A computed fold for a 146-nucleotide RNA from Shewanella marina, annotated as FMN riboswitch aptamer (RFN element). Rfam family: FMN riboswitch aptamer (RFN element). The family has 146 seed sequences and 6,230 matches in Rfam 15.1. About the family: The RFN element is a highly conserved domain that is found frequently in the 5'-untranslated regions of prokaryotic mRNAs that encode for flavin mononucleotide (FMN) biosynthesis and transport proteins. For this family Rfam cites "Regulation of riboflavin biosynthesis and transport genes in bacteria by transcriptional and translational attenuation" (Vitreschak et al., Nucleic Acids Res, 2002).
């Protein structure tokens, strides 16, 4: 490096208020994917291998732009809205969240503590946990073959 193949997101238990809420209110529960280590593990003559954070980057949705169709039928012809389908990150949108103190030569990754944050439609009533689009997508991982 090309082709195939395989995998690739967790959480609502208790209690209140109500006709009606896993949606509001207290209590609690989750944490994708690469990168970064001083911790831990593993190796060691030495170089190293594994493993991680809301830091830094990626991604999935929703919006936006671009194109095809639909809409479009009457003699013809054909814009917007709108609506499905493909594409798009040289698209800063929506839209994301961390401080404190320890230790230390070095820490928003380690130790203690205390806060924050979570797409869009749906709902008898407001959703990060419930139901859907989606048996979809995909950052990416591992394989096999040339």
């Nucleotide at each position: 490096u090309a082709u195939u193949c395989u995998c690739a997101g967790g959480g609502c238990g208790g209690g209140g208020c109500g006709a009606a809420a896993u949606u509001c209110c207290c209590c609690a529960c989750c944490g994708g994917c690469g990168g970064u280590a001083a911790g831990a593990u593993c190796a060691a003559u030495g170089a190293g291998a594994u493993u991680a954070a809301g830091c830094c980057g990626c991604g999935a949705g929703c919006g936006c732009c671009u194109a095809a169709u639909g809409c479009a039928a009457g003699c013809a012809a054909c814009a917007a809205c709108c609506a499905u389908u493909a594409g798009g990150g040289a698209c800063a949108g929506c839209a994301g969240a961390u401080c404190u103190g320890g230790u230390g030569u070095a820490a928003u990754u380690c130790c203690a503590g205390a806060g924050c944050c979570g797409a869009c439609g749906g709902u008898u009533a407001g959703a990060g946990u419930c139901c859907g689009g989606a048996u979809g997508g995909a950052a990416g991982a591992g394989a096999a073959u040339g």
The RNAcentral record of the sequence draws on MGnify.